Context: one part of a larger RNA
RNA sequence: CUGGGUGUAAAGGGUGCGUAGGCGGGACUGCAAGUCAGAUGUGAAAUCUCUCGGCUUAACCGAGAGCGUGCAUUUGAAACUGUGGUUCUUGAGUGAUGGAGAGGCAGGCGGAAUUCCUAGUGUAGCGGUGAAAUGCGUAGAUAUUAGGAGGAACACCAGUGGCGAAGGCGGCCUGCUGGACAUUAACUGACGCUGAAGCACGAAAGCGUGGGGAGCAAACAGGAUUAGAUACCCUGGUAGUCCACGCCGUAAACGAUGAAUACUAGGUGUAGGGGGACUAACCCCUCCUGUGCCGGAGUUAACACAAUAAGUAUUCCACCUGGGGAGUACGAUCGCAAGGUUGAAACUC
Numbered sequence: 001c002u003g004g005g006u007g008u009a010a011a012g013g014g015u016g017c018g019u020a021g022g023c024g025g026g027a028c029u030g031c032a033a034g035u036c037a038g039a040u041g042u043g044a045a046a047u048c049u050c051u052c053g054g055c056u057u058a059a060c061c062g063a064g065a066g067c068g069u070g071c072a073u074u075u076g077a078a079a080c081u082g083u084g085g086u087u088c089u090u091g092a093g094u095g096a097u098g099g100a101g102a103g104g105c106a107g108g109c110g111g112a113a114u115u116c117c118u119a120g121u122g123u124a125g126c127g128g129u130g131a132a133a134u135g136c137g138u139a140g141a142u143a144u145u146a147g148g149a150g151g152a153a154c155a156c157c158a159g160u161g162g163c164g165a166a167g168g169c170g171g172c173c174u175g176c177u178g179g180a181c182a183u184u185a186a187c188u189g190a191c192g193c194u195g196a197a198g199c200a201c202g203a204a205a206g207c208g209u210g211g212g213g214a215g216c217a218a219a220c221a222g223g224a225u226u227a228g229a230u231a232c233c234c235u236g237g238u239a240g241u242c243c244a245c246g247c248c249g250u251a252a253a254c255g256a257u258g259a260a261u262a263c264u265a266g267g268u269g270u271a272g273g274g275g276g277a278c279u280a281a282c283c284c285c286u287c288c289u290g291u292g293c294c295g296g297a298g299u300u301a302a303c304a305c306a307a308u309a310a311g312u313a314u315u316c317c318a319c320c321u322g323g324g325g326a327g328u329a330c331g332a333u334c335g336c337a338a339g340g341u342u343g344a345a346a347c348u349c
Base pairs, nucleotide, nucleotide: 003321004320005319006318007303008302012317014201015200016199017198021194022193023192025088026087027086028085029084030083031082033081034080035077036076037075038074039073040072041071042070048066049065050064051063052062053061054060091191092188093187094186095184096183097182098181103177104176105175106174107173108172109171110154115149116148117147118146119145120144121143125136126135162169163168206247207246208245209244210243211242215241216240220236221235222234223233258316259315260314261313262312263311266294267293268292269291270290271289272288273287274286275285276284298305299304322349323348324347331342332341333340334339
């Protein structure tokens, strides 16, 4: 390379938008680039294959045919691909109506709790553990009552509930704002899918500048434990955790499962919406969208997956190709740095 693969064996990019490219719905019609058919020319000879023949045979040699899978010119065909035109509505989008939601950003407000401060009551302990000690306390602690300060997080509701592309999002109110869903069928008329580059977003930790700092808590200190204890346990405690702006760009960024479309038994929950039946709320039947469980065919090495597929097919992208060396070295590039991205080989088993 041809292949075979990617839930767990190596392998799905963290996620989206999107350029080039690849692929792409129904009908009619033109062209004829691809495609198919015919003709002509060419495709040197030798070689090669088949048949026949010549050296007594063979090797060898000669003749004929094939082959030379191709290219060019020309004449046609028009199903499919392509391309031009006309048209359609089911794909896609717009409009209208309606409800759901921790979707995002900004501002404001609230109560509980921890800590600290002030004052009152009150007296000898408190705290902590397996047991202790360090620690706090007669300069009045712990406990309790009242008042105040400040920061961070929002009990119950709460639910394999909801929303978001992913990361993620949870007190209440207001403003601005994105998306999805259902119903309708007025409008556009294939406007679609995927997506190398590129751009944007991207937990936590970390970094820069300036704030903030209640609780928690790397580092650090002390007390224990222990043979030791640079730990687990305890008492403290600084960065950090919080805010604003700017970087970083990584995670078991996981469903370890790329995106899109179509098809393929059922059963049972739950969230949002619609229709029908019913006298009516409910209940019941049914449709769409999401989210779970069970399960048949089928798939799978097995485990398991099973309409939210890991089933049956198609399109596009990404990635894998024995273990170690190694996500290392070198180079390039990005970054303030930490480091990230790209990414070998020798050698060895």
The part of an RNA shown here (small-subunit ribosomal RNA, central domain) has 349 nucleotides and comes from a metagenome. Its Rfam family is "Bacterial small subunit ribosomal RNA". The coordinates come from a structure-prediction model, not an experiment, and the mean pLDDT is 87.